[in-house]
RNA sequence: CGCCUAAUCGCAUUGAUUUGCGAACCGGGGACCCGUUGCACUCAGGGGUGAAUCGGCGCCGCAGCGGCGCGUAGGACUAACUUCCGGUCCGAACCCGUCAGCUAACCCGGUGAGCGGCUUGGA
Repeated sequence: CGCCUAAUCGCAUUGAUUUGCGAACCGGGGACCCGUUGCACUCAGGGGUGAAUCGGCGCCGCAGCGGCGCGUAGGACUAACUUCCGGUCCGAACCCGUCAGCUAACCCGGUGAGCGGCUUGGA
């Protein structure tokens, strides 16, 4: 200096990003109307954040399922910004706890973690 993400800024405060408040951004719950017919009585459900899906293919262990590869819905970067071309990557993880469609008013919560560059591909 830059990237991803909602995850930044300001004002007080503390020995200390220590504790608060506000703004901004983000997420959840929650009517009418509209939509929906799902449902386990313990063998099982259902839902949320997120790009991160798959009733895909192959192999292995194999009841279910799980693991490993190859793909894939989808997503990010390529240094002012936009578009195109080319290129490089991701395609996870976690949470609620039997319960939630949408949803005005209203209510509740989050502001972290990770990584790269030193004139950087081209038009």
Notes
A computed fold for a 123-nucleotide RNA from a soil metagenome, annotated as c-di-AMP riboswitch aptamer (ydaO/yuaA leader). Rfam family: c-di-AMP riboswitch aptamer (ydaO/yuaA leader). Rfam links the family to the GO terms regulation of gene expression and cyclic-di-AMP binding. The sequence is in RNAcentral, with records from MGnify.